A computed fold for a 1462-nucleotide RNA from an uncultured bacterium, annotated as small-subunit ribosomal RNA.
[in-house]
RNA sequence: AGAGUUUGAUCAUGGCUCAGGAUGAACGCUGGCGGUCUGCCUAACACAUGCAAGUCGAACGAAGUCUUCGGACUGAGUGGCGGACGGGUGAGUAACGCGUGAGAAUCUGGACUUAGGAGGGGGACAACAGCGGGAAACUGCUGCUAAUACCCCAUAUGCCGCAAGGUGAAACGGGAUACCGCCUGAGAAUGAGCUCGCGUCGGAUUAGCUAGUUGGUAGAGCAAAAGCCUACCAAGGCGACGAUCCGUAGCUGGUCUGAGAGGAUGAGCAGCCACACUGGGACUGAGACACGGCCCAGACUCCUACGGGAGGCAGCAGUGGGGAAUUUUCCGCAAUGGGCGAAAGCCUGACGGAGCAAGACCGCGUGGGGGAGGAAGGCCCUUGGGUUGUAAACCCCUUUUCUCAGGGAAGAAAAAAAUGACGGUACCUGAGGAAUCAGCCUCGGCUAACUCCGUGCCAGCAGCCGCGGUAAUACGGAGGAGGCAAGCGUUAUCCGGAAUCAUUGGGCGUAAAGCGUCCGCAGGUGGCUAAUCAAGUCCGCGGUUACAAGACCGGAGCUCAACUCCGGAAGAGCCGUAGAAACUGAAGAGCUAGAGGUCGGUAGGGGUAGCGGGAAUUCCCAGUGUAGCGGUGAAACGCGUAGAGAUUGCGAAGAACAUCGGUGGCGAAAAGCGCGCUACUGGGCCGAGCCUGACACUGAGGGACGAAGCUAGGGGAGCGAAAAGGGAUUAGAUACCCCCUGUAGUUCCUAACCCGUAAACGAUGGAAUACUAGGCGUGGCUUGUAUCGACCCGAGCCGUGCCGAAGCUUAACGCGUUAAGUAUCCCGCCUGGGGAGUACGCACGCAAGUGUGAAACUCAAAGGAAUUGACGGGGGCCCGCACAAGCGGUGGAGUAUGUGGUUUAAUUCGAUGCAACGCGAAGAACCUUUAUCAGGGCUUGACAUGUCGCGAACCUCGGUGAAAGCUGGGGGUGCCUUAGGGAGCGCGAACACAGGUGGUGCAUGGCUGUCGUCAGCUCGUGUCGUGAGAUGUUGGGUUAAGUCCCGCAACGAGCGCAACCCUCGUCCUUAGUUGCCAGCACAUAAUGGUGGGAACUCUAGGGAGACUGCCGGUGACAAACCGGAGGAAGGUGGGGAUGACGUCAAGUCAUCAUGCCCCUUACGUCCUGGGCAACACACGUACUACAAUGGUUGGGACAAAGGGCAGCGAACCCGCGAGGGGGUGCGAAUCCCAGCAAACCCAGCCUCAGUUCAGAUCGCAGGCUGCAACUCGCCUGCGUGAAGGAGGAAUCGCUAGUAAUCGCCGGUCAGCAUACGGCGGUGAAUUCGUUCCCGGGCCUUGUACACACCGCCCGUCACACCAUGGAAGCUGGCCACGCCCGAAGUCGUUACUCUAACCCGCAAGGGAGGAGGGCGCCGAAGGCAGGGCUAGUGACUGGGGUGAAGUCGUAACAAGGUAACC
Repeated sequence: AGAGUUUGAUCAUGGCUCAGGAUGAACGCUGGCGGUCUGCCUAACACAUGCAAGUCGAACGAAGUCUUCGGACUGAGUGGCGGACGGGUGAGUAACGCGUGAGAAUCUGGACUUAGGAGGGGGACAACAGCGGGAAACUGCUGCUAAUACCCCAUAUGCCGCAAGGUGAAACGGGAUACCGCCUGAGAAUGAGCUCGCGUCGGAUUAGCUAGUUGGUAGAGCAAAAGCCUACCAAGGCGACGAUCCGUAGCUGGUCUGAGAGGAUGAGCAGCCACACUGGGACUGAGACACGGCCCAGACUCCUACGGGAGGCAGCAGUGGGGAAUUUUCCGCAAUGGGCGAAAGCCUGACGGAGCAAGACCGCGUGGGGGAGGAAGGCCCUUGGGUUGUAAACCCCUUUUCUCAGGGAAGAAAAAAAUGACGGUACCUGAGGAAUCAGCCUCGGCUAACUCCGUGCCAGCAGCCGCGGUAAUACGGAGGAGGCAAGCGUUAUCCGGAAUCAUUGGGCGUAAAGCGUCCGCAGGUGGCUAAUCAAGUCCGCGGUUACAAGACCGGAGCUCAACUCCGGAAGAGCCGUAGAAACUGAAGAGCUAGAGGUCGGUAGGGGUAGCGGGAAUUCCCAGUGUAGCGGUGAAACGCGUAGAGAUUGCGAAGAACAUCGGUGGCGAAAAGCGCGCUACUGGGCCGAGCCUGACACUGAGGGACGAAGCUAGGGGAGCGAAAAGGGAUUAGAUACCCCCUGUAGUUCCUAACCCGUAAACGAUGGAAUACUAGGCGUGGCUUGUAUCGACCCGAGCCGUGCCGAAGCUUAACGCGUUAAGUAUCCCGCCUGGGGAGUACGCACGCAAGUGUGAAACUCAAAGGAAUUGACGGGGGCCCGCACAAGCGGUGGAGUAUGUGGUUUAAUUCGAUGCAACGCGAAGAACCUUUAUCAGGGCUUGACAUGUCGCGAACCUCGGUGAAAGCUGGGGGUGCCUUAGGGAGCGCGAACACAGGUGGUGCAUGGCUGUCGUCAGCUCGUGUCGUGAGAUGUUGGGUUAAGUCCCGCAACGAGCGCAACCCUCGUCCUUAGUUGCCAGCACAUAAUGGUGGGAACUCUAGGGAGACUGCCGGUGACAAACCGGAGGAAGGUGGGGAUGACGUCAAGUCAUCAUGCCCCUUACGUCCUGGGCAACACACGUACUACAAUGGUUGGGACAAAGGGCAGCGAACCCGCGAGGGGGUGCGAAUCCCAGCAAACCCAGCCUCAGUUCAGAUCGCAGGCUGCAACUCGCCUGCGUGAAGGAGGAAUCGCUAGUAAUCGCCGGUCAGCAUACGGCGGUGAAUUCGUUCCCGGGCCUUGUACACACCGCCCGUCACACCAUGGAAGCUGGCCACGCCCGAAGUCGUUACUCUAACCCGCAAGGGAGGAGGGCGCCGAAGGCAGGGCUAGUGACUGGGGUGAAGUCGUAACAAGGUAACC
C1' cells in the first nucleotide's frame, strides 16, 4: 500500500466481498510448563447455608467465674464512637446527571493550630427483682439503681439587635497520675450542599409547549440563593439556533481502531452520579431520607397453635433459573488500609494469597551436532526415476523442562523480642536419563502451498467470484506442500481498508442527483476612502486540565519479557490578564464604479378589453346537369336516379388567421405570444451623465404564476388514436396502420371554479459578476474622417446562432465570452439495483390524485460513455446463371439406386438443411469386404515378442462331423557348425500378454466438407486515443481482384489476388520408329506391302508469340475504359491444378493413428447357414419413354482417349444369338479389345394409333462366370406387351465449342454398371437490365444482441415458498389527565388524656414544657371513566419478491415491423 467481482474487450461510475488490528468473548479439534492479568455482557430473576460491622470494663451499675484475696476474666444492659466509610450493581436518568470553567448565599464529626473555660444543683430509665400475656416474635404492670445518659441555675471573647437589651455551654469524668476525655470561640484543612457559561445520542411520518407556568410583593422554610413552598398581583416564559413528545442510554479519565481528522466504545483500574425486592415516608445524626436501620403499602417466599409473625446476596463464596457463555460454599489478618480502644487487642469475604479456566498477554520447552546403501514403507511415475529425506536407523553431545534428594529466602517494621496465609514456594546444588511433551488450519484466483484415487449437477463445498453433468489442483480420502504453533480454526461484534456522508476529502448535461418558474421575510454573503473600538483573529504571561492511572520519553527491579516502580515532558479545551490592529465585525463620517431614479429616443406575435376583415370549411335554399361519388395497398361500409359528386348564385354558423415568416422578434422568468384597427397598460434596449448614495446578491419556510386536464353553464363549423358503432386486416385482432360515422373533448366564451403536474429539457439553479484567442452570421439602438439622403463599410452596447483556442470533462461524448473554463457567494438535491415514488401517518384536493415519504425481504449487480463485431421487415455502392431473357430438365409413368419409416432372429455401422440421401461402397451369391443374427466349436488364442521342452520341416491315409474342429495310423530325417550348439519351421506347457469395426469425433492427431477462388485476413515501426482500439485497409476513380492510380499520419511488409506450373489453339526448330508417303522406284486384284524419303500429317523435346505494345477517343497530363489496325490468338485467349486468417465443439475413434474407460473360456477367434436384397408407404438422384426432328429394315461415312500376361485375344470354323472351338500376334504409336463408333447420309416401309411408339412384367428355352447363381448375378432367343398421350403446387442446370444430343473407353471386377471418372462427334438460343428473390463484398447508421436475431425480452394466468400492507376485532405494555378512596409520615391545628427535673407555692395545686389522642392539608399503592402512543395476533383480502420446468400472446431493444418515451 491494495485486491476480486458488471463487459467479447475498454474506461469511468457504483455497490458487494477479502487481506489488518481488536475483544470481559463463545464453539470445534488439540493440549507440556511458568509468570502477570482477567472471569454472569443474559434474569436490577428468585435465593438454602455460612460469613461480610463492630468496638470500648481506662464512661456506668447489677450479675457470674477464677483467685495466691492483691486482683483477673466473661459478658446481657445503659452510655460513647462507628454502622452515611469500605464492598456491590447500572435498573432508572437526555438531566446542571456528567465533563469543563467560573461563582456566592453555606455547613463540616473525628484529626490539626490557636484562645478561653469546666462553678453550683437535680430527677429518672434499662439491666435486675416480682407478677402477667403470647405457639412464637415479642411484650404489659409494679418496684430498685449507676453513669462521660438526662435536666436546671450561674458564667461568656459568641449570636441577634442602631441601641437598650435579649439569647446562650460544659463531665474536677476516667485512669497506673504519663495521660485520655468535656465545653465555647477563631483559623486552616478535608468533605459536602447550592448557582451559572459552554459541551453532551436518534427521530419533524413528534410543531407547537407551559397555570406554580414566567415575573413581582409579602411571608413561610432551609446550613445556604431561589416559585423551593404559600397568599395576592401582573401575563408572561420556551420554541425551526428544534421547544414539547417518542425511542435509546449511567457520564468521564480512558479503551479499540485510524497517517490524521475522525469512527466505535465506557469490561477491568480510577473520579462523579444513581440504586439497594417494588413504591412512599420520615427518624437519628456532623453527615442518610440510610445495601446487611425504622414505619407504611404492594408482590413474593418462609414459620404458625390461624390469633399472628419473619425476610430481602446489585457484599464474599455458593444454589436454582436464564443463556453460546463466566470460577472455590478455600487460607489469612503476616502485609496495606479501615472501625473502636489509652493500649494490649478485637473486628474487617476491604485486602493479601491460594484454587479453577489456554480466557488474554509475555516467556520457555518438546533436543543439539554428525549421519547416503539417499534403507524399508508410503505416494507419484513417461518405469528411467522422483518425493517423503538428513528425515529415520546409527554415532557423539547437552539436561532448559521432568523425577528424586539436599539447602533455602526477601516480603518484617519500632531499642530489642515476638509475629509469614502464601510456603518448604521462588531460588541454589547434586544425581538420573533424549529421557515426559504437537497440534490445528489451509493448498482454483484474491492468497503462501499440487498430485493420485473415489464420486459424476449426486454427495457435497463456498468470504466474493464460483466449483461438481466420467480425465475435479475447488467435493471426500491419501501422499506431498504452505502457514501458525500450545495453540489453530470458526462464529459474533467494533474500527480500518471505505475519498462508500468527502472539515481535512466527493459529486449533480448523459452514470444517483438543479425545485417547472419567479417574487420575497428570516438567515448567509457583500463595493471604494480615512479615522475609532477591539467581538472574531494573532501574540506574551498566569491559572486549570485528578502533577492519579494510562499513553510518550529516559531510567530502574523481577534471569528476559509481560508486569511493576521512579523521574521527566507533553496536553486540546476553558478561565484570567497585558498587548497588536492588517483582515472580518461594530457604530459613526464620507465616495460613486454596483443598484436605483430622471430626460430624450427606439424595436417588438409582451398583456387586457373592444370593434372590424377576407380566404377556406360545413350546412341550408335555388339554378344547370347525369351516374356515379368517395375511399384504399386492394377493398368494403357510407353518399347517390327521392338527382349525389361537379358547377353557379344568395344566405347562415363557428373556429383558425395562408403568403410576409426567418436556428428572426417579444415576455422579470417559465408556461407562452402570429389577420387589421382602437383604448388602457408592463418591461427591455440605446444615448445623455443630472439625482440618491451600497439602497446589493441569494433565499429555508412563505407567496404568486404555471401546457395539458377536471366541474358547471353557454357555444359547437372543422378536427376527433378518448369512448362507442361499422368496414377491413388477421391464426385471433376486444388493437394498430387504413376507411365510413361519431359523443365527450378540442388554446372557443364566462368579472365561474378547481388542479399544481409533464422527457414543465439546454435532462445544464441563480447572481455579481469578474476574468480567459478568435472566425462567420443574424435582430435592435447609437455613432463615424460613410452619405445629398437611403444602402454598403467601420466602431460601441444589448440580444440570438454556428464553428473553434487554451482550459475543462480526475470517463468519454462533448462544453468552450450564452462554459460543462478560472475564482467567489447563496440555495436545492444525490449516496448500489429491485421492493417503490409503494405502504402507513399527516396536509391539500369535488375527484383523479398531488406533496412529504419508509421498512421487511431480495440480488451481485443495476447503470454511463465509448470500442470491435454480429444483426436490422436501416441507408448507399458493387458482384454472382442470383433474378430477368432463353434452352433442356426434375416434380406425373415404369424401372434402377440411395434414404426415411415399418418389419425382422438379424435386416451391421456411419452420413441428416444448403454442405446426408447412385454418400463411405472404384462393384454384398459363399468367401472377402462382414462389423449383424441363429447354431456348432477354440481359450496364450486367427496374429506379435519373450521363456522352457519335444520334434526337421513336411507328406500321406483313416474315423466322426454341415464345416470348423475333435481323434487315430503311416512315411520322412534336411541346412550351418568352433561339434557345445544354432537358424528356420511345427507341436506342447506355464506366464507376461495378444485381440476388440466395443464407448467417447464433446478428450485428440491426421484428412475432408462449407462459406468460397469470395477478396479478403494480418503484422512491424510510426502516429492518435487514459483505454479497448483506431490509422494503414477509409476517401476520389478503376478492376475479375485490398487490381492499379491519385489523395491522405502514415511508411513498409506478410498470407491471399495475379503471375510462375500443366493442357488446348499458331508458327519455327530438332529428331524420324512401331507413325507418315509429296516426289523416285519395285510388287500386288487392292493396301506404305517393300526400297527409299524427312517434305506433309503426326509423335515429343526445345523455342517464338500477346505486352493495352501501336493508333484514335474518354478520363485529371493518372490508373484505366471504349473503338480500331495488325495477328492463329486481344485485353485473365479457353480449360485445369492451386483454397488466405478463420467459421460451423461441421464430418470421420468403422481407412489409419491415439488418451481415457470397458470386455478377457468373451464385446476375442474359427465354422455352417441366414441377413445387409424384407415392403402398406414417403423423399432424393438417375435411366428409359410417351414418339414422325420419330421407329424400323437395308446400304454408306468420319473419332478421340484408353486398357491388355492368372491378360487382350486375331484369322478361320460352329451357333439365329448370347456364346463355343481355335490359337497367329502382342508386355504393345507394331498385335488385340475394335466390328461399319453412334448420332449422321441414302433408300424403302410405318401415317398419329396406346400404334411397326414404349418397353415394365411374366412364361419357356438357352449361354457365361464361379466349389456353388434358391433366397440373390449378367447375357441371348422366342413369346407376353403394364404404366405412360409431355406431367399440379413447386423446383434444378446452363452464357459457347457451352446447353442439348450421340456413342466410345477405363477403374472396381471371377462374374455383375441406368452409377462414377474420362474421351471425342453433331452443335444451338438468349442476356433489356439490377426494381425484386437468394448468397456475398465495402462504407455508413441504430442496437437493451456478444451462445451474437434460431439473439434479447415484457405482462397476465397456474403452482410452491417467503416477508409485508389493509381488516370486523381480540390480547398485552407504556403515558398523562379527571374523579373516588386514602396507609405511614412531616407540618398545621385542637387543648380531650397523661406528665419526674424548671418556676410559683408550706402543702394541695397551678404554670412552662413534653408525650399521646382527635381534626385538617399534602400524600404512595388501589379503584372508576374516557383518551393517547405502541406491540402481538386475526377470518378474509391487496400488491411484492423468489423459483428448474408450465399456459397465452409479442409490448420493448433494428425504422423491433404502428419510432419510442413523459
Its Rfam family is "Bacterial small subunit ribosomal RNA". Gene Ontology terms of the family: ribosome and structural constituent of ribosome.